[in-house]
Molecule: RNase P RNA; transfer RNA
Organism: Mariprofundus sp.
RNA sequence: GGAGUGGCCCGGAUGGUCGCGGCAGGGGGCAUUGAUUUCCUGUCGAGGAAAGUCCGGGCUGCACAGAGUAGAACGCCGGAUAACGUCCGGCGGGGGUGACCCCGGGAAAGUGCCACAGAAAACAGACCGCCACAGUUCGUUGAAAUAUACGCUGUGGUAAGGGUGAAACGGUGCGGUAAGAGCGCCCCGCCCCGGCCGGUAACGGACGGGGGCACGGUAAACCCCGUUCGCAGCAAGGCCAAAUAGGGAAGCGCCAAGCGUGGCUCGCGCUUGCUUCCGGGUAGGCUGCUCGAGCCUGUCAGUAAUGGCAGGCCCAGAUGAAUGAUCAUCACCCUGCAUGGCAGGGGACAGAACCCGGCUUACAGGGCCACUCCGUAU
RNA sequence: GCCCUCGUAGCUCAGCUGGAUAGAGCGGUCGCCUCCUAAGCGACAGGCCGUGCGUUCGAAUCGCGCCGAGGGCACCA
Numbered sequence: 001g002g003a004g005u006g007g008c009c010c011g012g013a014u015g016g017u018c019g020c021g022g023c024a025g026g027g028g029g030c031a032u033u034g035a036u037u038u039c040c041u042g043u044c045g046a047g048g049a050a051a052g053u054c055c056g057g058g059c060u061g062c063a064c065a066g067a068g069u070a071g072a073a074c075g076c077c078g079g080a081u082a083a084c085g086u087c088c089g090g091c092g093g094g095g096g097u098g099a100c101c102c103c104g105g106g107a108a109a110g111u112g113c114c115a116c117a118g119a120a121a122a123c124a125g126a127c128c129g130c131c132a133c134a135g136u137u138c139g140u141u142g143a144a145a146u147a148u149a150c151g152c153u154g155u156g157g158u159a160a161g162g163g164u165g166a167a168a169c170g171g172u173g174c175g176g177u178a179a180g181a182g183c184g185c186c187c188c189g190c191c192c193c194g195g196c197c198g199g200u201a202a203c204g205g206a207c208g209g210g211g212g213c214a215c216g217g218u219a220a221a222c223c224c225c226g227u228u229c230g231c232a233g234c235a236a237g238g239c240c241a242a243a244u245a246g247g248g249a250a251g252c253g254c255c256a257a258g259c260g261u262g263g264c265u266c267g268c269g270c271u272u273g274c275u276u277c278c279g280g281g282u283a284g285g286c287u288g289c290u291c292g293a294g295c296c297u298g299u300c301a302g303u304a305a306u307g308g309c310a311g312g313c314c315c316a317g318a319u320g321a322a323u324g325a326u327c328a329u330c331a332c333c334c335u336g337c338a339u340g341g342c343a344g345g346g347g348a349c350a351g352a353a354c355c356c357g358g359c360u361u362a363c364a365g366g367g368c369c370a371c372u373c374c375g376u377a378u
Numbered sequence: 379g380c381c382c383u384c385g386u387a388g389c390u391c392a393g394c395u396g397g398a399u400a401g402a403g404c405g406g407u408c409g410c411c412u413c414c415u416a417a418g419c420g421a422c423a424g425g426c427c428g429u430g431c432g433u434u435c436g437a438a439u440c441g442c443g444c445c446g447a448g449g450g451c452a453c454c455a
Stems, first nucleotide, its partner, number of pairs: 001374010012330007020045010030034001047349001051360002054358005059233004066266004071229005076090005091104005105224002110222002112218003127162002129158007138151003170188002173185003189213001190211005196205003237287004247278006256272005280454003294313008332346006379451007388404004397435001406422005428444005
């Protein structure tokens, strides 16, 4: 200098003017004294994702959520946490020269599936090839017989070789054989068992014994094993106000049903009626509502995720839904003039709606840290 | 705000218990028929199955993430 890997951060700044929403204080308006309206002062006013609503938790209601079954999600090991499908550390496998990245229960419990091609696709299988035997005259060579060789036909053997496929039942060599084959053997690989060593564990290591090898893939197919999960959601839930036909139809009941209970059965609780549909009315206010697993700084424990302690801080609560516009200066980027100045232009993704922890996705431009590979110079 | 459903030719839909060269009707283009048009008959074109990544030998079909449509949910008697 080039190429790359992992992680973190910022998301313009300051001031003026005008405007919007909340809160606190103060003042004013009204034949109406209120969920009223208006003015002044002070103060606060979007995000790293506020987004998608994909997970988890708080909160609220229904038995302070109980039993069984169905169903769903997750899945190496250990830890973190309120919890998680998240995060941290490790283990094993795969990829990359490397920094580093990706994947993770069980296929020797069972069932299903594996198209096309191919001889054969799951207790497999003989198309070509190789070999044996038979046909011994069926054919060729030959004068002829016999023999031999080759061919043909048939019956077997054979998974070494060819060819097919995503996948063909360990690899290589030697022996062996009619030809072959773990058929036998050396080495390598694999499986099972045993104790030993290291590790909390997943697992790793060396050793001994046994086995010629049995056990293809697929569980983001059914399934098995283990763990977790009751259901609903702030339009939850509580209070107040206003209005109407407490109307009609259907179904099930009147001591058994219905509802709470949003899979089903039981249990528990409530009611004597309940549910659904049609029709009718109101479309308002208060609460929940924002101080919280909160933020910042320091320190301690821990490899880390994270946790403890001390000090400081208060940081949106709208609802036909505020958080904006403009000017100046500076900073950043681009373009032009022809260079230390001037002119013009530009600034993404997106916007709270009960609150948090994550994941995922979008994002102009800029900055920082650590590491890897290649080249060059010393 | 919360909860569901869907996405396949220009349009309306099949296919989605994995094995295709993805079909059907309407529409389009060309030809035949007709004096001409319509109807009818024949042929053809038109799709990376909304999109990306994965699972698998193999994905329209299975899983996950995005994108885009559509629908429902208030209270009172």